Predicted 3D model of a 129-nucleotide RNA (FMN riboswitch aptamer (RFN element)). The sequence was found by an Rfam model in a public genome assembly.
RNA sequence: CAUGUGCUCCGGGGUCGGUGAAAGUCCGAACCGGCGGUGAUAGUCCGCGACCCGAACGAGGAACCUCGAACGGUUGAACCGGUGGAACUCCGGUACCGACAGUCAAAGUCUGGAUGGGAGAAGCACACU
Numbered sequence: 001c002a003u004g005u006g007c008u009c010c011g012g013g014g015u016c017g018g019u020g021a022a023a024g025u026c027c028g029a030a031c032c033g034g035c036g037g038u039g040a041u042a043g044u045c046c047g048c049g050a051c052c053c054g055a056a057c058g059a060g061g062a063a064c065c066u067c068g069a070a071c072g073g074u075u076g077a078a079c080c081g082g083u084g085g086a087a088c089u090c091c092g093g094u095a096c097c098g099a100c101a102g103u104c105a106a107a108g109u110c111u112g113g114a115u116g117g118g119a120g121a122a123g124c125a126c127a128c129u
Stems, first nucleotide, its partner, number of pairs: 003127006010120001015029004030109002032098002034048004043096002052073003057068005078094005100112003
């Protein structure tokens, strides 16, 4: 230094106005952007995670159900110009996207599952080279 195992810790942001009986949900304007990668910095490139669907198998109880779960599936959106050796990542311009459940009224921004899970980041110990 690399790899493996174990442990610890960290690990998502954002609203005002109008209408109305009622909207942080409609209309107008505004605001936000997880993780790894990349010839150079990414919400829109390549992949991953979250949500959702299925599920080998495991645990608990009598059928059957409940809880967990390897793994599989699903999963949104960008172009033009400039600089440069190199940028769909920077600069300029104009666009676009955003799980599920709830709600006096339709949600990326409110509330909830979630004091959860999580890609992954950092540190420590041990082993091995």